Record summary
Predicted 3D model of a 102-nucleotide RNA (SAM riboswitch aptamer (S box leader)) from a Balneolales bacterium.
RNA sequence: UUCUUAUCAAGAAAAGCCGAGGGAAAUGGCCCAACGACGCUUUAGCAACCCCGGAUCUUCCGGAAGGUGCUACCUCCAGCCUCAAAUGGGGAAAGAUAAGUG
Repeated sequence: UUCUUAUCAAGAAAAGCCGAGGGAAAUGGCCCAACGACGCUUUAGCAACCCCGGAUCUUCCGGAAGGUGCUACCUCCAGCCUCAAAUGGGGAAAGAUAAGUG
C1' cells in the first nucleotide's frame, strides 16, 4: 500500500512526561482543553477478530497465555441518496479495526 470479508448504539483509566490546540476530511453544528486537552510512556482494564477447548458445528458455549485493537461524545452529529414531513427512519460514500490477500 491493493483487493476481499466481517464488525462499528455495548464495554473499559490511573500515573508520569509534554505544552496548545484537539475530536480523520471542505463546510455547518456540538463538544474536550492551562483545574493541562491532543500526543508519548508505563501500569491497569475492556472486548473477543486471530487464538485455545467443547458442542446439537453457515452457528453456539466457555477460556484469555500469546498477536492485534480499544478505554469522552453513536465512527460526536450533519454533509451524498432516499422514505417521511419531523429535531425521525433507511442506505451509500469515506474512515477505523480484524483476518486473509497481491
The sequence was found by an Rfam model in a public genome assembly.